[in-house]
RNA sequence: AUAAUUACAGGUGAUGGAGUUCACCUUUAACUGCAGGAAUGCUAAUGACUCCUAUUGGUAA
Numbered sequence: 001a002u003a004a005u006u007a008c009a010g011g012u013g014a015u016g017g018a019g020u021u022c023a024c025c026u027u028u029a030a031c032u033g034c035a036g037g038a039a040u041g042c043u044a045a046u047g048a049c050u051c052c053u054a055u056u057g058g059u060a061a
Base pairs, nucleotide, nucleotide: 009026010025011024012023013022016052017051018050019049020048021047033042034041035040
């Protein structure tokens, strides 16, 4: 490095971390946002809920 087998499970869900839960995938996989010919532009830190952090807008001190 390659191949096979077995065991344990592991991984993913458009930008960070944690908990709960749901769904999907088994490494040739699940997954990798939208608009536009291009340039470029827009929403969102969640699949869903909650909390923390970062960011944006408004108000008050």
Molecule: Fluoride riboswitch aptamer (crcB RNA motif)